[in-house]
Background:
The part of an RNA shown here (small-subunit ribosomal RNA, 5' domain) has 520 nucleotides and comes from an uncultured bacterium. The full RNA is in RNAcentral, with records from ENA and SILVA. Rfam family: Bacterial small subunit ribosomal RNA. Its family is annotated with structural constituent of ribosome and ribosome in the Gene Ontology.
Context: one part of a larger RNA
RNA sequence: AUGAACGCUAGCGGCAGGCCUAAUACAUGCAAGUCGAACGGUAAAUAUUUCAGCAAUGAGAUAUGAGAGUGACGUACGGGUGCGUAACACGUAUGCAACCUACCUUGUACAGGAGUAUAGCUCGGGGAAACUCGAAUUAACCCUUCAUAAGAUCAUAGAAUGGCAUCAUUUAGUGAUUAAAUCUUCGGAGGUACAAGAUGGGCAUGCGUCUGAUUAGUUAGUUGGCGGGGUAACGGCCCACCAAGACGAUGAUCAGUAGGGGAACUGAGAGGUUGAUCCCCCACACUGGCACUGAGAUACGGGCCAGACUCCUACGGGAGGCAGCAGUAGGGAAUAUUGGUCAAUGGAUGGAAGUCUGAACCAGCCAUGCCGCGUGCAGGAAGAAGGCCUUCUGGGUUGUAAACUGCUUUUGUCAGGGGAUAAAAUGCUCGUGCGCGAGUAAUUGAAGGUACCUGGUGAAUAAGCCACGGCUAACUACGUGCCAGCAGCCGCGGUAAUACGUAGGUGGCAAGCGUUGUCC
Numbered sequence: 001a002u003g004a005a006c007g008c009u010a011g012c013g014g015c016a017g018g019c020c021u022a023a024u025a026c027a028u029g030c031a032a033g034u035c036g037a038a039c040g041g042u043a044a045a046u047a048u049u050u051c052a053g054c055a056a057u058g059a060g061a062u063a064u065g066a067g068a069g070u071g072a073c074g075u076a077c078g079g080g081u082g083c084g085u086a087a088c089a090c091g092u093a094u095g096c097a098a099c100c101u102a103c104c105u106u107g108u109a110c111a112g113g114a115g116u117a118u119a120g121c122u123c124g125g126g127g128a129a130a131c132u133c134g135a136a137u138u139a140a141c142c143c144u145u146c147a148u149a150a151g152a153u154c155a156u157a158g159a160a161u162g163g164c165a166u167c168a169u170u171u172a173g174u175g176a177u178u179a180a181a182u183c184u185u186c187g188g189a190g191g192u193a194c195a196a197g198a199u200g201g202g203c204a205u206g207c208g209u210c211u212g213a214u215u216a217g218u219u220a221g222u223u224g225g226c227g228g229g230g231u232a233a234c235g236g237c238c239c240a241c242c243a244a245g246a247c248g249a250u251g252a253u254c255a256g257u258a259g260g261g262g263a264a265c266u267g268a269g270a271g272g273u274u275g276a277u278c279c280c281c282c283a284c285a286c287u288g289g290c291a292c293u294g295a296g297a298u299a300c301g302g303g304c305c306a307g308a309c310u311c312c313u314a315c316g317g318g319a320g321g322c323a324g325c326a327g328u329a330g331g332g333a334a335u336a337u338u339g340g341u342c343a344a345u346g347g348a349u350g351g352a353a354g355u356c357u358g359a360a361c362c363a364g365c366c367a368u369g370c371c372g373c374g375u376g377c378a379g380g381a382a383g384a385a386g387g388c389c390u391u392c393u394g395g396g397u398u399g400u401a402a403a404c405u406g407c408u409u410u411u412g413u414c415a416g417g418g419g420a421u422a423a424a425a426u427g428c429u430c431g432u433g434c435g436c437g438a439g440u441a442a443u444u445g446a447a448g449g450u451a452c453c454u455g456g457u458g459a460a461u462a463a464g465c466c467a468c469g470g471c472u473a474a475c476u477a478c479g480u481g482c483c484a485g486c487a488g489c490c491g492c493g494g495u496a497a498u499a500c501g502u503a504g505g506u507g508g509c510a511a512g513c514g515u516u517g518u519c520c
């Protein structure tokens, strides 16, 4: 010093921290949705209303209106864990004349037609279920296609400039190919192509990055070339052919261990040790493999296959993945609530209102740590009683300690008041070419009637733990008798033990104290 544990003890607050072991298995709930201003449609119900009827009632229209479905964006973020990895994984410094980037910003140009499917709904069939099959029919910002077309892409003749080898940039000509989508409350919101920016990524390289030689040789796509394939892109990344190379005592290969860094602890420093919390990067999501979708994944709460395990079953077949937040079992010396709210911050979506958000903000538990406060203060000698010691009518000590007198009220308890986190944002109106500005009416607080303030009350509600032979601050009595026991080291104990046990006293620290583990 500690993510600590154990024993004894325990008044309060603030701020932090809290499965280090089984990346073991998981009951239950929640953790990623949103959009009706993309689309077809819309049950029950409510409101208004029309018709028939004497009425009960029946039929219909309009508006509001759930779930499910198509579509779009998001689900690649946020959150968790440290299995693997000794590696361009990470750190640092460069390069890409070898690359991509949805949403956002800026600029330029454009948006003209045509078409048939499909889910849903309806009808019918199969199945225990999960689910699934057939028929008919329907919409779109779904899908297909025609047109238009460039400073985009491809091919190609030429010129100029520059560089770093392959080359790059500029200029201008010809030919070929390629696009779009509408909705609307008329304010707006979206669409397509290209260029640039921003942001985020990809790749390559220099240097740094644990132990072992009781691991000395290793390698066949291996090392390089030519040509292709593939990729956003370079590359044996993959393939055909050709050559025989490539790495290694400056430690290859093999084995063991390990996520890396900013940093943290310690130390005068050099150094040593660590990598919890917080931040950045990487890897993983029951185990292994695979791709699809997409701007982005080889995707924790998506899919397929195989395996292990668990569950349901009508035995034909199906379902699942907490290393998200809580929680359970197990393991362990050991680590918390199946809590509240979207008020703020941030994220997704939406034109917006809003919706969702176990991110986040809060509360609960735990002396786990750090810091702060309190458990009273002043006076008070008959040096009381009691205890302990004693040389015993006495003395010493506990000890101003107590009693007693006066004072205070932090804290506790009771009562009253009580702000900021929102001088908000969003909305509406006006102005503005656009950023935006001005005005205006309200609403919204989980924490919480909490923090804090004022008053009442009354010393009232609050001290332990370890040690006392030397190291090392602090000593006597009794018990025990090499026994019982102590112990970090030296060592104590065999009849006067300052070392064991108890008591009185003393020393140290103090809401803690001691022990154990680990590091310096």
Base pairs, nucleotide, nucleotide: 001518002517004516005515006514007513008512011373012372013371014370015369016368017366018365019331024329025328026327028326029325030324033073034072035071038070039069045064046063047062048061049060050059051058052057080284081283082282090208091207092206093205094204095203096202099201100200104197105196106195107194108193109192110191112146113145114144115143122135123134124133125132126131152177153176154175155174156173158171159170160169161168162167182189183188210256211255212254217247218246219245222244223243224242225241227239228238229237259281260280261279262278263274264273265272266271286307287306288305289304290303309320310319311318312317337363339362340361341360345359346357347356348355349354376407377406378405379404386398387397388396389395390394412457413456414455415454416453417452421447427440428439429438430437431436464509465508466507467506468505469490470489471488475504476503477502478501479500485492486491